[in-house]
RNA sequence: UCAUGCUAGGCGGGGAGCCAGCGGUGCCCUGUACUCGCAAUCCGCUCUAGCGAGGCUGAAUUCCCUCUUGAGGGCUGUGGUCCGAAUGACGCGAGGCGCUCAAACGAUGUUGAUGUUCGGGUCCCGUGCGACGAAGGCGUCUGAACCUCGCCAGGUCCGGAAGGAAGCAACGAUAAGGAAUGUCCUUCGGGCGCCGCGGGGGCGCCUGGGCUGAGUCGCGUGGUCGUUUCGUCCAUACGGUAUCCAGUUCGAGAGGGGGUGCAUGG
Numbered sequence: 001u002c003a004u005g006c007u008a009g010g011c012g013g014g015g016a017g018c019c020a021g022c023g024g025u026g027c028c029c030u031g032u033a034c035u036c037g038c039a040a041u042c043c044g045c046u047c048u049a050g051c052g053a054g055g056c057u058g059a060a061u062u063c064c065c066u067c068u069u070g071a072g073g074g075c076u077g078u079g080g081u082c083c084g085a086a087u088g089a090c091g092c093g094a095g096g097c098g099c100u101c102a103a104a105c106g107a108u109g110u111u112g113a114u115g116u117u118c119g120g121g122u123c124c125c126g127u128g129c130g131a132c133g134a135a136g137g138c139g140u141c142u143g144a145a146c147c148u149c150g151c152c153a154g155g156u157c158c159g160g161a162a163g164g165a166a167g168c169a170a171c172g173a174u175a176a177g178g179a180a181u182g183u184c185c186u187u188c189g190g191g192c193g194c195c196g197c198g199g200g201g202g203c204g205c206c207u208g209g210g211c212u213g214a215g216u217c218g219c220g221u222g223g224u225c226g227u228u229u230c231g232u233c234c235a236u237a238c239g240g241u242a243u244c245c246a247g248u249u250c251g252a253g254a255g256g257g258g259g260u261g262c263a264u265g266g
Base pairs, nucleotide, nucleotide: 001266002265003264004263005262006261009057010056011055012030013029014028015027020046021045022044023043024042034054035053036052037051038050063259064258065257066256067255068254069253072250073249074248075247076246077245079244080243081242082240083239084238086236087235088234091232092231093230094229095228096227097226098225100223101222104221105220106217107216108215115211116210117209118208119207120206121205122204123200124199125198126197127196128195129193130192132189133188134187135186136185137184138182140179141178142177148173149172150171156165157164158163
C1' cells in the first nucleotide's frame, strides 16, 4: 500500500415539562436516520444512567473530538409598540334638549299682519222631536165534537091529532189561543242624532262680523349661549406575550480541521 474477514462504534438529534437524577412514551422544533414488546392516576435504569429480543452497516463523505455558523425553544425586563378593560383633564367631531337672535335665509301679509271687540259652535244640565230597539194595542187570517152564540138536516121527546119542545152533526160567526205582516197608535229604554228650545260654562279649538292699518312667524333653515350623551386625541396605573428589542440559557442542522482499531495474505 492492496485484497479478504472481524470488532469498537453507528442505525437520528434537540427544547420545555415531569423527575433526587438520567432516559423513554406524550407535546414542540429540526429533519428522514432499522423492526418488535413496555410506558403519564406512567415505563425502565442509577453518574457506566431506558430495559428485553432481533436485524443492517462497519475503520471512514458514514465513528469520535474541536472550531465557525446557526433553525428553534425556555427564562428575565419599572424596555418599545399593539390589544383589552378602568379612571380622568383639555380640546375636536357628531347627536339631543332649552333660552335667545325681528333681521341672516325662508314663509306669510292691503284678496288685510298684529291688536281689540261682539257673537255662534264644540262642552254640561233640563226639555221637546225624530230614528233605532223592546213590549203592548189596532187591523188581517186562522181558531171550540161537548162544558159559546145563530140556524138547526137526520133522529129523539110530549100530544089522539093539530101542533109544540129540547137539541147532535154540518154550516156560519166568535172567545181563549196561534200565525204572518205593518204607510197605524201607546208605553219604556239608551255609548243614537251634519235636530229644536231654555239655562249654564267658557282654558283650548273651529267659525262669522265690526274697528284699526303694516307687520307677523322661535313654525322651517341657520347663528350665539348653556346643558347633556356618544365617539375620538391624550395621560395614568393594570392585564395579555400579540409583536419587536436587549440580556441570558440550551441548541438540531450545515461547513472546516484533526484523530482513531484487530487478524490473515500479497